[in-house]
């Protein structure tokens, strides 16, 4: 150098082929249990959807540059 495919929460992924207030699990944080810690059980916090643009009434979802991982050609 060229083709494809990934980037959403600290991680590890959902998100139904443009429409709900972006969600789980884990991990963290409180509490309940427990002599105490593990486990369990109940609550909370935590997000610029990689970044900059665009299309649209309406983007995590489309289209455009970059960044970055990944796989393949040569």
């Nucleotide at each position: 150098g060229c083709g494809c495919c990934c980037u959403u929460a600290g991680c590890u992924c959902a998100a139904c082929u443009g429409g709900a207030u972006a969600g789980a699990g884990u991990a963290c944080c409180a509490g309940a249990c427990u002599u105490c810690g593990g486990a369990u059980c109940u609550g909370g916090g935590g997000g610029u959807u990689g970044c900059a643009g665009g299309u649209u009434c309406g983007a995590g979802c489309c289209c455009u540059g970059c960044a970055g991982g990944g796989c393949g050609c040569a």